[in-house]
RNA sequence: GUGAUUGGUAGAGGAGCGAACGUGAAGAGUACAGUUGCUGAGGGGAUUGAGCCCUGAUGAAACAGCUGGAAAGGAACGGUCGCCGAAGUGAAAAAGCAGCUCAAUGGCUUUUCACUGGACUUGUAUUUAAAAAAUGCAAGGCUGUCAUACAACGUAAGGUUGUGUGGAGAACUAUCUCACCG
Numbered sequence: 001g002u003g004a005u006u007g008g009u010a011g012a013g014g015a016g017c018g019a020a021c022g023u024g025a026a027g028a029g030u031a032c033a034g035u036u037g038c039u040g041a042g043g044g045g046a047u048u049g050a051g052c053c054c055u056g057a058u059g060a061a062a063c064a065g066c067u068g069g070a071a072a073g074g075a076a077c078g079g080u081c082g083c084c085g086a087a088g089u090g091a092a093a094a095a096g097c098a099g100c101u102c103a104a105u106g107g108c109u110u111u112u113c114a115c116u117g118g119a120c121u122u123g124u125a126u127u128u129a130a131a132a133a134a135u136g137c138a139a140g141g142c143u144g145u146c147a148u149a150c151a152a153c154g155u156a157a158g159g160u161u162g163u164g165u166g167g168a169g170a171a172c173u174a175u176c177u178c179a180c181c182g
Base pairs, nucleotide, nucleotide: 001180002179003178004177007176008175009174010173011172014084016083017082018081019080021078022077023076032068033067034066035065036064037063042055043054044053045052046105047104048103049102050101051100087116088115089114090113092112093111094110095109096108097107117143118142120140121139122138123137124136125135126134145167146166147165148164149163150162151161152160153159
């Protein structure tokens, strides 16, 4: 100096990622409970179907009034901790869990595989109480990194800055080890 199977170690990007905790708000005068009126046969067990169980004329569900009245998930702020495939997603495959039983759908967990450098804005769809936030798709510039073209500056060489184009994180930078060459 070159190369190296995901070789080892340590780092950088920035409204950077994630977790738990604390505070207030929103959720919401909602769900729910009691009671009154009206009404008159259904109602509940995640949704649908088939069963099974509970409940109902000693009045179901719905509607209206009065009294009382939550919580979860999610987001914001605060500092703390762990980090830089941090992490997230998937309409993909397999296995399992809960809900009364079975089937399908949906929910949760794990594994494998695949995709995404990062944050933001706009539109749209899903989820949600929500127009918040998150996620998928599309577009837009911004930003970090590497390669490359041009220009300027500069060095013994290496290089720095600006503009343009392009790529992807199994990347990039530094360093160590190993191998080869000098």

Lysine riboswitch aptamer from Alteribacter aurantiacus DSM 18675, 182 nucleotides, folded computationally. The organism belongs to Alteribacter aurantiacus, within Bacteria. The coordinates come from a structure-prediction model, not an experiment, and the mean pLDDT is 77.